[in-house]
Context: one part of a larger RNA
RNA sequence: GAUUGAACGCUGGCGGCAGGCCUAAUACAUGCAAGUCGAGCGCGAAAACCUUCGGGUGAGUAGAGCGGCGGACGGGUGAGUAACGCGUGGGAAUCUACCUAGUAGUGGGGGACAACUUGUGGAAACGCAAGCUAAUACCGCAUACGUCCUAAGGGAGAAAGGGGGCUUCGGCUCUCGCUAUUAGAUGAGCCCGCGUUAGAUUAGCUAGUUGGUGGGGUAAAGGCCUACCAAGGCGACGAUCUAUAGCUGGUCUUAGAGGAUGAUCAGCCACACUGGAACUGAGACACGGUCCAGACUCCUACGGGAGGCAGCAGUAGGGAAUAUUGGACAAUGGGCGAAAGCCUGAUCCAGCCAUGCCGCGUGUGUGAAGAAGGCUCUAGGGUUGUAAAGCACUUUCAGUAGGGAGGAAAAGCUAGUAGUUAAUACCUACUAGCCCUGACGUUACCUACAGAAGAAGGACCGGCAAACUCCGUGCCAGCAGCCGCGGUAAUACGGAGGGUCCGAGCGUUAAUC
Numbered sequence: 001g002a003u004u005g006a007a008c009g010c011u012g013g014c015g016g017c018a019g020g021c022c023u024a025a026u027a028c029a030u031g032c033a034a035g036u037c038g039a040g041c042g043c044g045a046a047a048a049c050c051u052u053c054g055g056g057u058g059a060g061u062a063g064a065g066c067g068g069c070g071g072a073c074g075g076g077u078g079a080g081u082a083a084c085g086c087g088u089g090g091g092a093a094u095c096u097a098c099c100u101a102g103u104a105g106u107g108g109g110g111g112a113c114a115a116c117u118u119g120u121g122g123a124a125a126c127g128c129a130a131g132c133u134a135a136u137a138c139c140g141c142a143u144a145c146g147u148c149c150u151a152a153g154g155g156a157g158a159a160a161g162g163g164g165g166c167u168u169c170g171g172c173u174c175u176c177g178c179u180a181u182u183a184g185a186u187g188a189g190c191c192c193g194c195g196u197u198a199g200a201u202u203a204g205c206u207a208g209u210u211g212g213u214g215g216g217g218u219a220a221a222g223g224c225c226u227a228c229c230a231a232g233g234c235g236a237c238g239a240u241c242u243a244u245a246g247c248u249g250g251u252c253u254u255a256g257a258g259g260a261u262g263a264u265c266a267g268c269c270a271c272a273c274u275g276g277a278a279c280u281g282a283g284a285c286a287c288g289g290u291c292c293a294g295a296c297u298c299c300u301a302c303g304g305g306a307g308g309c310a311g312c313a314g315u316a317g318g319g320a321a322u323a324u325u326g327g328a329c330a331a332u333g334g335g336c337g338a339a340a341g342c343c344u345g346a347u348c349c350a351g352c353c354a355u356g357c358c359g360c361g362u363g364u365g366u367g368a369a370g371a372a373g374g375c376u377c378u379a380g381g382g383u384u385g386u387a388a389a390g391c392a393c394u395u396u397c398a399g400u401a402g403g404g405a406g407g408a409a410a411a412g413c414u415a416g417u418a419g420u421u422a423a424u425a426c427c428u429a430c431u432a433g434c435c436c437u438g439a440c441g442u443u444a445c446c447u448a449c450a451g452a453a454g455a456a457g458g459a460c461c462g463g464c465a466a467a468c469u470c471c472g473u474g475c476c477a478g479c480a481g482c483c484g485c486g487g488u489a490a491u492a493c494g495g496a497g498g499g500u501c502c503g504a505g506c507g508u509u510a511a512u513c
Base pairs, nucleotide, nucleotide: 001513002512003511004510006509007508008507009506010505013360014359015358016357017356018355019353020352021318026316027315028314030313031312032311035069036068037067040066041065043063048057049056050055076271077270078269085196086195087194088193089192090191091190094188095187099184100183101182102181103180104179105178106177107141109139110138116131117130118129119128120127121126147156148155149154161176162175163174164173165172166171197243198242199241204234205233206232209231210230211229212228213227214226215225216224246268247267248266249265250261251260252259253258273294274293275292276291277290296307297306298305299304324350326349327348328347332346333344334343335342336341363393364392365391366390373384374383375382376381397454399449400448401447402446403445407440412434413433414432415431416430417429418428419427457502458501459500460499461498462483463482464481468497469496470495471494472493478485479484
């Protein structure tokens, strides 16, 4: 000099853009953060109102349940990890829901379990027993173009329906699904080369250890696991151990090489009170799932139960220190749904903070009697100083009032054309018209009004290093980054006048180059 996720002191007008627990991966009150589908299925209230007292409307609504898809994404944190964890470049022995393209199918049956009803246990959480019932839930049978296994003879294995239109009730057709399989796309798992902190005051480490065979296991190679056999494997090119640490793109600095660092944003990894385990599933060994153990907190009728903010806010604590228990799904994106739509503390916005960067303002011109006052003086003067006052103007920003974009394209309705079809239904695509959707928001921006009106401080002035005098003090009080000042004329302490530098900031401290 540059820089910071900074803090502290003094001061503080406005706006834009960013950033905001670096410490206790400490403990958490409260609310919200993952639901959705009635176009898979069977059930199905009440309040209230009306009543002829039978009932009707509410309403096949709300709601719970079975079932499907999603809760493996998105969001948080950096504890652990010195590792194929990450970075980079390769590889073969794999899986991949939803999506896209292709091929072939979607026939005929069965028995249950919730919900519900009844009974019953419990303080509660939650159950237990009997009975009834549906399905795109579950299970056989048939069929098998692809597919799989094979001793090459043969053997094995599927499916589900829903909605719309027409119908002479025979069926036809469209669409969304379902099954088998092939390929793609996407995502993921695995292996390897190289690179990846310090310590030798850590020198030896290793028995599933290193390799083989048989078996098991996995989606998949493999001591991944197991039985047997062999005795190997690693290490001064630093094994093992210890300490520290998430890694990277990047960021800061620098002419560069380097050095330091890994906040925000992006990619990967790991974790979810601590430890362990599996289940379900295409995908987890699963933050807001399950089970077990532990610590802690809470409820209890003492028998037993409930919980997990390193999601968004917020609280206590710790700390030098870090924000609102806000608004909206309008946009972008995600989940579900045919869609309308619902959900979304992702996200978009707003609030707080000079935390940083950038921009603007706090007036402009004129004005010498060089006013008064202050300071100083050789007492003449000098300086503050065109500075002020005065005069003439302007009105940015803030204030008040009015106007006012863009972020909005869709979706929906109507009509037309095309595709499909037996069809001018339905559905899909395109075009045109209409209608409507904004949290921000009193938006940006524009216009008008009034009046200089509301808006300047901080550090420093011995040298380094720009900026000097007076008074006070008298090795005292004090200053200080280094050199050093102060013991009676201190440009170095304290005050004042003056000056220098920066300016809504200025200094100090800490840290890096």